[in-house]
RNA sequence: AGAGUGGGACGGAUGAUCGCUCCGGCUUGCCGGAGAGGAAAGUCCGAACUCCGAAGGGCAGGGUGCUCCGUAACGCGGAGGCUCCGCAAGGGGACGGAAAGUGCCACAGAAAAUAAACCGCCUCGGGAUGGCAGGUUUCGUCCCGGGGUAAGGGUGAAACGGUGGGGUAAGAGCCCACCGCCCCGAGGGUGACCAAGGGGGCACGGCAAACCCCACCCGGAGCAAGACCAAAUAGGAGGACGUUCUCCGGGAUUUCCGGAGAGAAGGGCGGCCCGCCCAAUGUCCUCGGGUCAGGUCGCUUGAGGCCUCGGGCAACCGAGGUCCCAGAGAAAUGAUCAUCACCCCGGGGCGCAAGCUGCGGGGACAGAAUUCGGCUUAUGUCUCGCUCUGGUG
Numbered sequence: 001a002g003a004g005u006g007g008g009a010c011g012g013a014u015g016a017u018c019g020c021u022c023c024g025g026c027u028u029g030c031c032g033g034a035g036a037g038g039a040a041a042g043u044c045c046g047a048a049c050u051c052c053g054a055a056g057g058g059c060a061g062g063g064u065g066c067u068c069c070g071u072a073a074c075g076c077g078g079a080g081g082c083u084c085c086g087c088a089a090g091g092g093g094a095c096g097g098a099a100a101g102u103g104c105c106a107c108a109g110a111a112a113a114u115a116a117a118c119c120g121c122c123u124c125g126g127g128a129u130g131g132c133a134g135g136u137u138u139c140g141u142c143c144c145g146g147g148g149u150a151a152g153g154g155u156g157a158a159a160c161g162g163u164g165g166g167g168u169a170a171g172a173g174c175c176c177a178c179c180g181c182c183c184c185g186a187g188g189g190u191g192a193c194c195a196a197g198g199g200g201g202c203a204c205g206g207c208a209a210a211c212c213c214c215a216c217c218c219g220g221a222g223c224a225a226g227a228c229c230a231a232a233u234a235g236g237a238g239g240a241c242g243u244u245c246u247c248c249g250g251g252a253u254u255u256c257c258g259g260a261g262a263g264a265a266g267g268g269c270g271g272c273c274c275g276c277c278c279a280a281u282g283u284c285c286u287c288g289g290g291u292c293a294g295g296u297c298g299c300u301u302g303a304g305g306c307c308u309c310g311g312g313c314a315a316c317c318g319a320g321g322u323c324c325c326a327g328a329g330a331a332a333u334g335a336u337c338a339u340c341a342c343c344c345c346g347g348g349g350c351g352c353a354a355g356c357u358g359c360g361g362g363g364a365c366a367g368a369a370u371u372c373g374g375c376u377u378a379u380g381u382c383u384c385g386c387u388c389u390g391g392u393g
Base pairs, nucleotide, nucleotide: 001389002388003387004386005385006384007383008382009381010380012340013339014338015337016336017335018334020035021034022033023032024031025030037365041376042375044374045373046372047371048370049222050221051220052219056274057273058272059271061218062217063216064215065214066080067079068078069077070076081095082093083092084091085090096213097212101211102210103207104206105205118153119152120149121148122147123146124145125144126143127142128141129140130139161179162178163177164176165175166174180202181200182199183198184197187194188193226297227296228295229294236287237286238285239284240283241282244262245261246260247259248258249257250256266278267277268276269275304323305322306321307320308319309318310317311316342363343362344361345360346359348357349356350355
């Protein structure tokens, strides 16, 4: 100097003028205070809170998927293990099970998992041919058939272990050494795991982000939730079902009244089943009409922020102190001017250079709407640590 990688801070400052919203004070029109992000975005997860609702079990369905810790909780965070990418610093992981079962692996290739011979190699038999000619033998070449082979070559993402040596007719874990794989496993670790050493057959591919199996977890809807007040209509029309039984008390003896219990049509509890709840001048269904666009609340004090100390590798936890930091309602938090700061571009002056000075232009992603913990995406300036490469001293 370049390339890469992991963090942190900020998201302009000051003054003047005018304007908006909320809160507090009160002399009612003034004073004081506060007022949009690190992602407010996506609506992907988890909750708080509200209603169903006082509320269960199972099946189906859905989610997560290494270990330990953290957290209100999570599919999140921290620290590790294993594995993949990277020279490295670092980064990713949809990370339980393929020996429970089913299924898939196109094309190419002989053959894609109970797999196998296209080329080739070796060997046996037969035939042809070659060195002047004949016979025989040997050797070589070619063709056909039988047997052996999976080391070499080819195909493919992947071919039933790899390298080296011995051995063989040629070969092959056939044998051996070292790896790899399987089994046992001292020792270490909370654990996932690591692992000295020993034995072994040399064989039992991949895919579960395929169905599936296993472990754990899961009510639903959502602030347009919901609560209150006001107002209004036609307390309309049609329909379905039910009005049963037992006990007690009173009156009474044809029966009536009151209370309690059981039970039921129907409705409710995310889908289904069981179960539970409501329900007797009752419950519900369908159609139609009104209010809904009115007002108030929910609405901002929180699993809150900051500082210090202690514990912990860390995430985070505990203790003490301190602070109140938006609450709009069709949506406030702004506009103008001036100066300054930072970065980039252009060109000017001074200067050997370093640098100084002045002018002009530009400067990211982007607006709270119940709140919070995360994740993901977009993005400017400054700064710190680490890795690699090149050069110089």

Predicted 3D model of a 393-nucleotide RNA (Bacterial RNase P class A) from a Nitrospirota bacterium. The coordinates come from a structure-prediction model, not an experiment, and the mean pLDDT is 76.